The RNA shown here (transfer RNA) has 76 nucleotides and comes from Candidatus Magasanikbacteria bacterium RIFCSPHIGHO2_01_FULL_33_34. The coordinates come from a structure-prediction model, not an experiment, and the mean pLDDT is 82.
RNA sequence: GCUCGCAUAGCUCAGAGGUUAGAGCACAACGCUUAUAACGUUGGGGUCGAUGGUUCAAUUCCAUCUGCGAGCACUA
Repeated sequence: GCUCGCAUAGCUCAGAGGUUAGAGCACAACGCUUAUAACGUUGGGGUCGAUGGUUCAAUUCCAUCUGCGAGCACUA
């Protein structure tokens, strides 16, 4: 340098055009317990990487950029 993949909650991920964006773990409160853990209930937490485009409507499709990963190539 070229090609491909990924980017969504603190972490691991789902959602693949349709109007409230979810799960598990983690965190907080409460219940239970002598107490802790476990278990149960409830709750907080998200500019869906950035910018632009397509569309009545974009987390979702397209382009560019950024970051990360993989493969290939090149150089002394």